[in-house]
RNA sequence: CAUCAAGAGGGGUGGAGGGAAUGGCCCGACGAAACCCCGGCAACCCUCUCGCGUUCGACGUGAACGUGGGAGUAGGUGCCAAUUCCAUCAGGCAACCCAUUUAUGCCUGGGAGAUG
Numbered sequence: 001c002a003u004c005a006a007g008a009g010g011g012g013u014g015g016a017g018g019g020a021a022u023g024g025c026c027c028g029a030c031g032a033a034a035c036c037c038c039g040g041c042a043a044c045c046c047u048c049u050c051g052c053g054u055u056c057g058a059c060g061u062g063a064a065c066g067u068g069g070g071a072g073u074a075g076g077u078g079c080c081a082a083u084u085c086c087a088u089c090a091g092g093c094a095a096c097c098c099a100u101u102u103a104u105g106c107c108u109g110g111g112a113g114a115u116g
Base pairs, nucleotide, nucleotide: 001116002115003114004113009038010037011036012035013034017027018026019025021088022087023086024085039080040079041078044076045075046072047071048070049069050068051067052066053065054064055063056062084112089109090108091107092106093105094104
């Protein structure tokens, strides 16, 4: 800096935890974490291709770089319960109530986190 509403699980070992933290709510002996094997998803890196721009150029409408689109999946990461499971901080809207506050639903932004 970009993305985070989509997508994708079987087996073996193991034996009680796991979903980052806190609260909630879930998952788990019909077998958690972790490790291994195989499979899959996706398209960040990557490969090919088209348009545009800049520069170079030995002038071959060629090359490099940038940028936008399309296709691909051999390779490097990542991922394969629940929106990043939900909330957390600030603001707004709706309904309810109405003196105010709390509690409810939704939206926007921020924070934190994850991956590249």

SAM riboswitch aptamer (S box leader) from a soil metagenome, 116 nucleotides, folded computationally. The coordinates come from a structure-prediction model, not an experiment, and the mean pLDDT is 81. Its Rfam family is "SAM riboswitch aptamer (S box leader)". Gene Ontology term of the family: regulation of gene expression.